RNA sequence: UUCACAACUGGCGAUGGGACUCGCCAACAACCGCGGCCACCAGGCCGCUGAUGGUCCCUGGAUGCAC
Numbered sequence: 001u002u003c004a005c006a007a008c009u010g011g012c013g014a015u016g017g018g019a020c021u022c023g024c025c026a027a028c029a030a031c032c033g034c035g036g037c038c039a040c041c042a043g044g045c046c047g048c049u050g051a052u053g054g055u056c057c058c059u060g061g062a063u064g065c066a067c
Base pairs, nucleotide, nucleotide: 009026010025011024012023013022016058017057018056019055020054021053033048034047035046036045037044038043
């Protein structure tokens, strides 16, 4: 210097935080939901679901009911 392996470490899993756990990525990375319409294919508009990848908890928001 190059190649391979690994993951001490760091980041990520569509809206905040904590514990445990699973998976992905090695930095121009992993990741950034679903449906409809328009479109010059760049994108734009409208609607819906969800604070978790999973389990448990805290906080916040929305809707409905009762008083």